């Protein structure tokens, strides 16, 4: 000097729940809230999980079954970007 790790400081995000709203639902958005998170910032490319409107099958009917083109980045992995840097 560089690399790895990440204490401290300044900060950041925001789980569940409640209220409102969009949606068939999963879930999203906003407010309150704070379980936690060093990428809990962004990207749905890979895996995984959730939902099943439409479609198809079935049933006399009520209904049932299959399936993302829907959803989850706070499920894992991958890619891109980022504040600080003690021991």
């Nucleotide at each position: 000097a560089u690399c790895c790790c990440g204490a401290a400081a300044g900060g950041g995000c925001a789980a569940a729940a409640u209220c409102g709203u969009c949606g068939a639902a999963a879930g999203g958005c906003g407010a309150u809230g704070a379980c936690g998170c060093a990428a809990a910032g962004c990207c749905g490319c890979g895996g995984g999980u959730c939902u099943a409107a439409a479609a198809c099958c079935u049933g006399a009917a009520g209904g049932g079954g299959u399936c993302a083109u829907g959803a989850c980045u706070g499920c894992c992995a991958g890619g891109c970007u980022g504040c600080a840097g003690a021991a």
Predicted 3D model of an 87-nucleotide RNA (c-di-GMP-I riboswitch aptamer) from Synergistaceae bacterium UBA4066. The organism belongs to Synergistaceae, within Bacteria. It was read from a public genome assembly, where an Rfam model found it. The coordinates come from a structure-prediction model, not an experiment, and the mean pLDDT is 87.